[in-house]
About this RNA
The RNA shown here (transfer RNA) has 74 nucleotides and comes from a Candidatus Dojkabacteria bacterium. The sequence was found in a public genome assembly. It matches the Rfam family "tRNA". By type it is a transfer RNA.
């Protein structure tokens, strides 16, 4: 230098063919339950969906730039 994926909650990861209020597990905080801890059972909170714009009645999702990080080629 070319071409390619990937970016969504602290973490790993969903989200169909653009369509109702973006979720699940861990981890966190609180109740239960135990002297107690720690398993369990119930709850709660926690998101600029990388970042800036475009398309549309609606964008996590379709298109452009730009950051990041992988792969490959040279």
């Nucleotide at each position: 230098g070319g071409g390619c994926g990937c970016c969504u909650a602290g973490c790993u990861c969903a989200a169909c063919u653009g369509g109702c209020u973006a979720g699940a597990g861990c981890a966190u905080c609180c109740c239960g339950u135990u002297u107690a801890c720690a398993c369990c059972g119930g709850g709660a909170a926690g998101g600029u969906u990388a970042u800036a714009g475009g398309u549309u009645c609606g964008a996590g999702u379709c298109c452009u730039a730009u950051g990041g990080c992988g792969c490959c080629c040279a």

The coordinates come from a structure-prediction model, not an experiment, and the mean pLDDT is 80.